[in-house]
């Protein structure tokens, strides 16, 4: 000096204003929000993982399985990541009215990200 068991900590953001209504942050204008790893160079939307959700299993652990969206122009050695423009997407339950954005499981998990770190090699 690398690796690895383990510990411990941390790990999602958002509807002002307005309109219809008996009701609506759910509908209509308008507004805003973007987890982690990766990449020739900064990504929500390119590849992959995470939550969610189904299903086996025993209600666990564990294994499977399903899961959204971008085009054009510029710059460059190089960008589906940056610039300008315009688009799209966003679990499951619940609700005086349909929700990315309000309540809920959740003071929970978790991709992961940081600090220590015997003993061994």
């Nucleotide at each position: 000096c690398g690796a690895c068991a383990g510990u411990u900590u941390c790990a999602g953001g958002g509807c002002a204003g307005g309109g219809u209504g008996a009701a609506a942050u759910u509908c209509c204008c308008g507004a805003u929000u973007g987890g982690c790893g990766g990449u020739a160079a900064c990504a929500g939307u390119c590849c992959g993982c995470g939550a969610c959700c189904c299903g086996c299993g025993a209600u666990g652990a564990g294994c499977g399985g399903u899961u959204g969206a971008u085009u054009c122009g510029g710059u460059g050695a190089a960008a589906g990541u940056c610039c300008g423009a315009g688009g799209c997407c966003a679990a499951c339950g619940g609700u005086g009215a349909c929700a990315g954005u309000c309540c809920g499981g959740a003071u929970g998990g978790a991709a992961g990200a940081a600090a220590c770190g015997a003993g061994g090699u």